[in-house]
C1' cells in the first nucleotide's frame, strides 16, 4: 500500500531552537507574534499488543499512541415517529492478515 476487526462526547504540558502558518481533506468555524508548523529535552495520559500478578477487579514493563475545541462542526448514501435522530461514509489509533 490495502484488507479484516475493535475504539473514537473520557483522560492529559511545561521549557528549549525555530519564526508563520495550524487544526488530514472541502466548506464552516476556530486557534496562532501573549510565537504556528517542525525538531529536541523533560514530564503527563490512555490501557490496543506485549510484560508481570491475579479467581476477578490489576499493575504500567516494554512497542506503539495521545496531551485546544466532540474525530472543533457538518460533508457519499440510507432509515425513521425528521429544524432532529440513527445507521453509515471519510478519517484517526491499535492489533493481525496481503
Nucleotide at each position: 500500500c490495502u484488507c479484516u476487526u475493535a475504539u473514537c462526547g473520557a483522560g492529559a504540558g511545561a521549557g528549549g531552537u525555530g519564526g508563520a502558518g495550524g487544526g488530514a481533506c472541502u466548506g464552516g468555524c476556530c486557534c496562532g507574534a501573549u510565537g504556528a508548523a517542525a525538531c529536541c529535552u523533560c514530564a503527563g495520559c490512555a490501557a490496543c499488543g506485549u510484560a508481570c500478578a491475579u479467581u476477578c477487579c490489576g499493575u504500567g514493563u516494554c512497542g506503539u499512541g495521545c496531551u485546544a475545541a466532540a474525530u472543533c462542526c457538518a460533508g457519499a448514501g440510507a432509515g425513521c415517529a425528521a429544524u432532529g435522530c440513527u445507521c453509515g461514509c471519510a478519517g484517526a489509533u491499535a492489533a493481525g492478515g496481503u
A computed fold for a 98-nucleotide RNA, annotated as SAM riboswitch aptamer (S box leader). Model confidence (mean pLDDT): 85 of 100. Of the family's consensus pairs, 94% are formed in the model.